Large-subunit ribosomal RNA, domain VI from a Fimbriimonadaceae bacterium, 260 nucleotides, folded computationally.
Context: one part of a larger RNA
């Protein structure tokens, strides 16, 4: 722009894309078979492998300043007690939220249909015969369904439910409803998308909590000092989880049917 009035929401599935795998181990059963050595068809259970999808409770890896040791040197006037700089983390334990695999869960089937090679029933030409020529049956990891995902631009433009609607005049102003703008994130390259805009917990602060790290300065004690003990499961804390309107979403444009 279309979809024969405008909107909002739910969906149908025409078509389309994925999956689609493999092994051992037990049992059936030392049966069937076979002289004997050997050793099953069907069936059942069970455990794995690569592949995959999702997800972060566990395991772990990351985690660029969360934390905490610590070496050199500068500076804060000195002690103390910070800071920078040694990488755009000096270096070294550790680690929240995220993102991950090496973690965790979950899949391949099962069933229906029509077939393929096969197997066959009935059965003639061709008094027999034969699966076929007329007719009917069984059979595959494959085909078309089932399963997971997209999907009405499927122009054959599809379905339900709702809300709005008896303006004006050739230009305009509204309705349901959308945008624009702004706060964001479960989303994003940007656009979409999603949640929010004060009749408000959306972010940001602060309060609290959980998680990290791992006993902070001070100050006392005690030792000649390095220290160590108490104050103290202290301080100090990013994304996580609640609270809470303090700070920012103000205030406002604009688009948009006319009963089809």
């Nucleotide at each position: 722009c279309g979809u024969a009035g405008g909107a909002a929401a739910u969906u149908u599935g025409a078509g389309g894309g994925g999956a689609g795998u493999c092994g051992c181990u037990c049992u059936u059963a030392g049966u069937a078979c076979g002289a004997g050595a050997g050793g099953a068809c069907c069936g059942g259970a069970g455990c794995g492998a690569a592949c995959u999808g999702a997800c972060c409770u566990c395991u772990g890896g990351u985690g660029u300043a969360c934390c905490u040791g610590u070496u050199g040197u500068g500076c804060c006037g000195c002690c103390a007690g910070g800071c920078g700089c040694a990488g755009a983390c000096g270096c070294a334990g550790g680690g929240u939220a995220g993102c991950c695999a090496c973690g965790u869960c979950g899949g391949g089937a099962a069933g229906u249909g029509a077939u393929a090679a096969g197997c066959g029933c009935u059965g003639a030409a061709a008094g027999c015969a034969u699966c076929u020529a007329a007719g009917c049956g069984c059979c595959a990891a494959g085909c078309a369904c089932a399963c997971c995902c997209c999907a009405a631009g499927a122009u054959u433009a599809g379905a339900u439910u709702u809300c709005c609607c008896a303006c004006u005049u050739a230009g305009g102003g509204u309705a349901a409803g959308g945008c624009c703008c702004c706060c964001g994130g479960u989303a994003g390259a940007c656009c979409a998308c999603c949640g929010g805009g004060u009749u408000g917990a959306u972010a940001g602060g602060c309060c609290g909590c959980a998680g990290g790290u791992g006993u902070a300065a001070g100050c006392a004690u005690g030792g000649c000092g390095a220290c160590a003990u108490g104050u103290u499961c202290a301080g100090c804390u990013a994304a996580g989880c609640g609270g809470u309107a303090c700070u920012a979403a103000u205030u406002g444009g604009c688009c948009g049917a006319g009963g089809g």
Description
Model confidence (mean pLDDT): 90 of 100. Its Rfam family is "Bacterial large subunit ribosomal RNA". Its family is annotated with structural constituent of ribosome and ribosome in the Gene Ontology.